[in-house]
RNA sequence: CUGCGAUAAUAGCAAACUCAUCGAAAGGUGAGGACGCAAAGCUACGGGCCUAAGGAAGGAUCACUUCUAUUGGUCGCCGAGUUGCCGAA
Numbered sequence: 001c002u003g004c005g006a007u008a009a010u011a012g013c014a015a016a017c018u019c020a021u022c023g024a025a026a027g028g029u030g031a032g033g034a035c036g037c038a039a040a041g042c043u044a045c046g047g048g049c050c051u052a053a054g055g056a057a058g059g060a061u062c063a064c065u066u067c068u069a070u071u072g073g074u075c076g077c078c079g080a081g082u083u084g085c086c087g088a089a
Stems, first nucleotide, its partner, number of pairs: 004087002012037002017032006035076001041082003045079003048074003054068005
């Protein structure tokens, strides 16, 4: 240095849930809270998944239903890219 990852050390993140807030929703953010995490740091680039405001189709043209992410979201689903702490076997 590369790989690898411990009942080690130091530092860190924070699921569910609750409250507040933004959003049509999925979900985000802040506070509390810890199920977990060696990249659970960062980038939606590929795949997956979630949502469907707008758009499209259906419809009794009302209600409502379905489809749709080049546009919304998820990096704590996987891959890829990129940066990075420690050092037992």